[in-house]
RNA sequence: GCCCUGGUAUCCCAAUUGGUAGAGGAAACAGCCUCAAAAUCUGUACAGUGUGGGUUCGAAUCCCACUCAGGGUA
Numbered sequence: 001g002c003c004c005u006g007g008u009a010u011c012c013c014a015a016u017u018g019g020u021a022g023a024g025g026a027a028a029c030a031g032c033c034u035c036a037a038a039a040u041c042u043g044u045a046c047a048g049u050g051u052g053g054g055u056u057c058g059a060a061u062c063c064c065a066c067u068c069a070g071g072g073u074a
Stems, first nucleotide, its partner, number of pairs: 001073007010026003013022001019057001028044004050066005
């Protein structure tokens, strides 16, 4: 240099092939419990999807460029 995969909440990870971004786990906060705490259980909050454009009534999803990470290749 070229090819492939990926970037979504504080972290990990879904999103049914374009139609309300949260299924789930960890962490945080509150409650319950306890002499007190931990664990369990219950509840709550946290985002516009790596960046910039384009297509579309509508984009995490399709197209283009760039960027970061991982893998492959002479």
A computed fold for a 74-nucleotide RNA from Aeriscardovia sp., annotated as transfer RNA. Rfam family: tRNA. It is annotated as a transfer RNA. Rfam links the family to the GO term triplet codon-amino acid adaptor activity. Model confidence (mean pLDDT): 80 of 100.